[in-house]
This record gives sequence, C1' cells and structure tokens, in this order.
RNA sequence: AGCCGGACUUGGCCGGGGAGCCAGGCUCUCCCUGUUACCCGAAGUCUAUAUGCGGGGGCGACAGUCCCAUGAGACCAACCAGACUUCUGCCAGGCCCCGUGGAAUCGAUGAGGUUCUGUCCCACUGGAUCGCAGGUUCCAUCGGUCAAUCUCAAAGGAGAAUGGCCGAUUGAUCAAUCUGGUGAACCCGCCAGAACCGGAAGGGGGCAACGGUAGCCAGGACUCGUGAUGCUGGUGGGGUGCGGAUCUGAGAGGAAUCGGGGGGUACCUGCCAGGACAUCUGGACCGAAUGGGACGUGUCCGGUA
Repeated sequence: AGCCGGACUUGGCCGGGGAGCCAGGCUCUCCCUGUUACCCGAAGUCUAUAUGCGGGGGCGACAGUCCCAUGAGACCAACCAGACUUCUGCCAGGCCCCGUGGAAUCGAUGAGGUUCUGUCCCACUGGAUCGCAGGUUCCAUCGGUCAAUCUCAAAGGAGAAUGGCCGAUUGAUCAAUCUGGUGAACCCGCCAGAACCGGAAGGGGGCAACGGUAGCCAGGACUCGUGAUGCUGGUGGGGUGCGGAUCUGAGAGGAAUCGGGGGGUACCUGCCAGGACAUCUGGACCGAAUGGGACGUGUCCGGUA
C1' cells in the first nucleotide's frame, strides 16, 4: 500500500425521464420506467452558476463524473426520406385520323356506271261500295172556297167583277221520277138514303159510300248534291332501302383481321424528373433502466502482519 471486520459523519444518496404550462429552469398535472429508501408545511420560487423552498428523519463511504453498447417509452407548428393524393413536363403505348401491303369477301351465272320502271311517300283527280240529303218552274182554260162589292127576282136562286189559296185538264220547262199502302170535320168530283123550298116541274145545301188531291209511311230508281273507305285506277312530283328490265364491259367494298409508314393530343395507362401536400410510416433529436470501461473512492480502531 492492498484486503477483511467494526465504528463515525464532513463526501454522497433517499429517484429518473417525456409531454403540458413557462421567455426559460424547478415545483405542480398526466404518462412511462426504477429503488431497501422518507415524513410534515405552504403554493411558491430561481435566472443558463436557474435543475425547487422551510423543518425533521434515515442510510452510511454505499458513491459520484465521463465514454461506449443495449434500450421501455416518448416526440413532431419544427429536420430528413418515403408512401397515399394531386399538379406540371418529356417519352412510350392505348385511342383517333390519313394512306399502303398481305390474307380474306363479291364479280363474265356480269363489278361499277347509264336509262326506264315497280314497291314506298306527297298532292290532285276518277270509278266501285256503303251511308246521308233532295224532289224544278211557268202559261192558258174551267171550277171551288175565304174576304168584301154591285144588279135582278115570289122561294130554291141567276149574273158581273177584285185579291189570296186550292183542285182538274192540256201544253211547255227542268237533272229533278215511279210502285204500294194510308189519307184532311174545316180539300175536290160524284152524291144513294134522309131532311128542306115548291101546286108541280125543278132546284139548292149536303152525311155516308165510291173516285181523286195535299200530306204521311215503306220501298225502288235518279242526282250540275254530300260524306266515308283494310277496294281499285289516272296525272304530276319526290326518293335512303328492296325488286324488275335495258345499254356498256372489269373492277368493287368498308364493318372485321395481320404487318408496316406518316400525323394528332381531347381522354386513359405506364416510366422518369420536378413541385405541392391534410394524413401515415421510418430515421434523426430526446430518453428511464441495465451492462461494460476509464478516472475516482473521507476519518478512526483492530486483524491480516
């Protein structure tokens, strides 16, 4: 000098880290991680020499400082890189366009083209069928009736004439007519019987029946009418597609396929480069605890001796 044991207290320890808060450091709050390891009090303090303050207690040379490795965890308004997303640019491919070659398709049983035409569409216009609608006008003659007028006469009555309406006959006109039935108390003709006037003769009115007309019903034909149609024609125009005929005589086609040339950038995909970027990932930064190394390790007594 070293080592072991005992005692002591003056070194030292009784935790450390991250985030929040702060100009920053403590305390404090939350979280992570350790030790054999504190208690009480207030909420307060300090300045890169900041790493709590006050009081008490415990351990007891255990330490402590630096370097390296490992590493729980934490962190990001900040650093680096990448991912996702997105923007820009070059290039390439897809895609688009032009033309070209091959294969393939059609073609003398006729490509393509010319001329004509049918189907189809439009306009106009005929026929057929079906339906609806419609029934010309006038002159003359005769008669009746309604209204009103005149003359004659012994009754029934006779004669003249105006206007409207109706009927009959002949004729004409019109595209505009037949058949059957019915049929006006207040339309016509003819009026048996009955009644009326009358001396008679004769006469007037007039119901029924019969005949006819206006009208009505049904049907047919007709029309300088009218409407419709799964019908059928004509004329003109249009015209993608399809069909037919004629003339000429050798190419046509554009969907799809293979290859190559040129061009385009509206869109899509990919590589590369650059930029932006909320989020995510990793690294860096931080970092308890552990391991190793260097330095360092108080005083006294006894032993080793």

The prediction has a mean pLDDT of 76.
This is a predicted structure of a 305-nucleotide RNA (Archaeal signal recognition particle RNA) from a Thermoplasmata archaeon.
Its Rfam family is "Archaeal signal recognition particle RNA". The literature on the family includes a 2000 paper in Science by Batey et al., "Crystal structure of the ribonucleoprotein core of the signal recognition particle". The family is grouped with related families in Rfam's "SRP clan". Rfam classes the family as a non-coding RNA gene.